RNAcentral holds the sequence, with entries from ENA. This is a predicted structure of a 72-nucleotide RNA (transfer RNA) from a Vulcanimicrobiota bacterium. The prediction has a mean pLDDT of 80. It matches the Rfam family "tRNA". Rfam classes the family as a transfer RNA. Its family is annotated with triplet codon-amino acid adaptor activity in the Gene Ontology.
[in-house]
Formats: sequence, structure tokens, C1' cells
RNA sequence: GCCCGAACAGCACGACGGACGUGCGCCGCCCUACGAAGGCGGAGGGUGAGGGUUCGAAUCCCUCUUCGGGUG
Repeated sequence: GCCCGAACAGCACGACGGACGUGCGCCGCCCUACGAAGGCGGAGGGUGAGGGUUCGAAUCCCUCUUCGGGUG
């Protein structure tokens, strides 16, 4: 240089083109002598960036960025 893949909450992931969800973590309450475990509730806000297609994009298309892999 070329080819392929990935980027989503603090972390790990999921999500037919119908607008986001789960687990862990965090906070509060219950429980306890106090913690842990368990139960109940809550917050935070997240689809790498910029365009395009579409009534509607995390998802499809283009360019770029970063990371990983392959190849001469």
C1' cells in the first nucleotide's frame, strides 16, 4: 500500500430499518449488632466523526478517525 473486521452507559454485551435493552458496577431503602449475601427502588446517560438514502438509521451507502487481523 491492499483486503477483512470492530467502535453502543464506568465495564461486558444484545438489539428485523420502527428510535434502544440486559447483566455487572454506582446511589438510596429494607434486612443485619455491623457488614456481606438477599429483596425493593433509582440515577446517569451511551450507538467514534461528518455527510447521504429513507416517513423513519445503532442497523443501509460514502468519506474520515481509532483499534485488531491478514497479505505483498